[in-house]
The RNA shown here (Bacterial RNase P class A) has 343 nucleotides and comes from an uncultured Gammaproteobacteria bacterium.
């Protein structure tokens, strides 16, 4: 130079004018009344896929069942999240993905094709006898054929031909060594050894799990008619996804009729931001300083004008936080590989 990998960060800025909500001070008293300061949507705010934190049921349990994770070790308030190895595939390579426990516990499934798809075989071929030819009776599973898969595989020897038959190396089962917490990896001995494939199949097995949610839930207020009627009733019945035991309380349920339904909270100081320092490969932890960065309720941050610029493309809180996913114009900076030329 070129053509890739990984990570971080921005994703509209300044300034005038009018306009919009929240605070905090002042004037004002009839106020959605005025002034002044400040402050005011996202890396995804998006999907509601997962964790929680807070309210309730509730005074609080235990069992089955249901339902989640699945390789090992950590990190974290917890996760199906993230870091860090292991071990399989992809890639020249930096790097990228894994729905990664267990088929010798048990029951299923492997269409069609092919001689046989697990209580697994001889179609075609090869060897040997017979035989005038076709034939026929024995061996055989190395070679070919069928399939997604045909059961240890490569090589030598043997053999009528063959065949772990024997052997060497690999595979695989058994015992121990050696490194590492462990998940594995590496060598050593020993045995000819077969016990196919599928668990995002049923199931085993190891861990983990209450439920309903801000429309939760607490207060104030204001209205009729809190009315009829029927069932059960303490040996009953309600209460918690469902069952059973236990515990609480004392009334539940089911049809019909009427009247209200406004306001205050919750509602923003956090498992919080930032900077230095430290300890760890990291993920994160820990001290120290320091800052307050939306709280709307038919739903606030719009409009105009000048200017930089690299360019506005997906896109608007609603009770809050960690995450994953998906959608995206472009843009800076780091580090790492692979080709090519030149010195």
């Nucleotide at each position: 130079a070129g053509a890739g990998u990984c990570g971080g960060c921005c994703c509209g800025g300044c300034a005038a004018u009018c306009g919009c909500u929240g605070u905090u001070g002042g004037a004002u008293u009839g106020a959605u009344u005025u002034c002044a300061a400040u402050a005011g949507a996202g890396g995804a705010a998006a999907g509601u896929c997962c964790g929680g934190g807070c309210u309730c049921c509730a005074u609080a349990g235990g069992g089955c069942u249901g339902g989640g994770u699945g390789c090992c070790a950590g990190a974290u308030a917890a996760c199906g999240u993230c870091u860090g190895g292991a071990c399989g595939g992809c890639g020249u390579g930096a790097g990228c993905c894994g729905a990664u426990g267990g088929c010798a516990a048990g029951u299923g499934c492997c269409a069609c094709a092919g001689a046989a798809a697990a209580u697994a075989u001889a179609c075609c071929g090869c060897c040997u006898g017979u035989u005038g030819c076709g034939g026929c009776a024995g061996g055989u599973a190395a070679g070919g054929g069928u399939g997604a898969a045909a059961u240890g595989g490569u090589g030598c020897g043997g053999u009528a031909a063959g065949a772990g038959c024997g052997c060497a190396c690999c595979g695989c089962g058994c015992u121990g060594u050696u490194a590492g917490c462990a998940a594995u990896a590496a060598g050593a001995g020993u045995g000819g050894c077969a016990a196919g494939g599928u668990a995002a199949a049923c199931c085993c097995c190891a861990c983990c799990u209450g439920g309903a949610g801000c429309a939760a839930g607490a207060c104030c207020a204001a209205a009729u008619a809190g009315g009829g009627a029927a069932a059960c009733g303490a040996u009953a019945g309600u209460g918690c996804g469902g069952c059973c035991c236990g515990c609480a309380c004392u009334g539940u349920u089911u049809c019909u009729g009427g009247g209200u339904a406004g306001g205050u909270u919750g509602c923003u100081u956090g498992a919080g931001g930032u900077g230095c320092a430290u300890g760890g490969u990291g993920a994160c932890g820990u001290g120290c300083a320091u800052c307050c960065u939306a709280g709307a309720u038919g739903a606030a941050u719009g409009a105009u004008u000048g200017c930089c610029c690299a360019a506005g493309a997906c896109a608007g809180a609603a009770c809050c936080c960690g995450g994953c996913u998906u959608a995206u114009c472009g843009g800076c900076c780091g580090a790492c590989u692979c080709u090519u030329u030149u010195u």
The sequence was found by an Rfam model in a public genome assembly. It matches the Rfam family "Bacterial RNase P class A". Rfam classes the family as a ribozyme.